[in-house]
RNA sequence: GCCGAUGUAGCACAACUGGUAGUGCAGCGCAUUCGUAAUGCGAAGGUUGGAGGUUCAAGUCCUCUCAUCGGCACCA
Numbered sequence: 001g002c003c004g005a006u007g008u009a010g011c012a013c014a015a016c017u018g019g020u021a022g023u024g025c026a027g028c029g030c031a032u033u034c035g036u037a038a039u040g041c042g043a044a045g046g047u048u049g050g051a052g053g054u055u056c057a058a059g060u061c062c063u064c065u066c067a068u069c070g071g072c073a074c075c076a
Stems, first nucleotide, its partner, number of pairs: 001072007010025004019056001028042004049065005
């Protein structure tokens, strides 16, 4: 330099070929307990890496860009 994959909550991941962004764990509150853990219940937490475009509607499609990983090439 070329090609490909991935990027979504603090962490690990979903989202059925465009239609209300969810699950588990962690954290918080309550119940239970003498107390803790465990368990149960509840609430909260997100500009879907960034910018732009298409569309009535974008995590999903298109363009650019950033980061990580892999492959290929180059290495006087």
The RNA shown here (transfer RNA) has 76 nucleotides and comes from Endozoicomonas numazuensis. The sequence is in RNAcentral, with records from ENA. It matches the Rfam family "tRNA". The family's RNA type in Rfam is transfer RNA. The coordinates come from a structure-prediction model, not an experiment, and the mean pLDDT is 81. NCBI's taxonomy places the organism under Bacteria, Pseudomonadati, Gammaproteobacteria, Endozoicomonadaceae, Endozoicomonas.